[in-house]
Molecule: c-di-GMP-I riboswitch aptamer
Organism: Chloroflexota bacterium
Parts: sequence; structure tokens; C1' cells
RNA sequence: GCACAGAAAAGGUAAACCUGUCGAAAGACAGGGACACAAAGCUACAGUCUAAUUGGUCAACUGACCAUAUGACGGAUGGGCUGCCUAG
Repeated sequence: GCACAGAAAAGGUAAACCUGUCGAAAGACAGGGACACAAAGCUACAGUCUAAUUGGUCAACUGACCAUAUGACGGAUGGGCUGCCUAG
């Protein structure tokens, strides 16, 4: 130095839940809070969620259903890129 691995130390992130705000929703942000995490850093390529809008069908009385991402998710999983420490 590289690969595997994760003992220690330093530092880091923050699930559920609660409050507030935004959003049609999925979800996001802020504060509180810790279940966990060695990539729980980044990236929507695969994948997953939602369906406002648009199109269609029914035939409702302004409704129901189907399709649709231009909306989201990196703390479901895989892929890609990058990275801290060092007992073994």
C1' cells in the first nucleotide's frame, strides 16, 4: 500500500413516536427523540410508492374504475461512484 474483517478510540448519522410547516398523495423539512447503522455518504440504472394532471371506460350527478411521473423513496434490495479509523 492492497484485500478481507470489525476489537478499540475519536467523531458522524438518526428509525418509531410527538409537535409544527409544505404537498392532491407518496413523501419532505424543522424541533424534540433513539431503534439501529462501517458507508444509514452520494447517485433514481434496476426496483418500490403515489396518481394531482392527462387519456380511456362506465354512467355517476359530479362519482367510480383503469392506464399514466412530469412527483417521490438511497434507513427494503441489487448496481454504479466516493470515503474515516486499525486490534486481527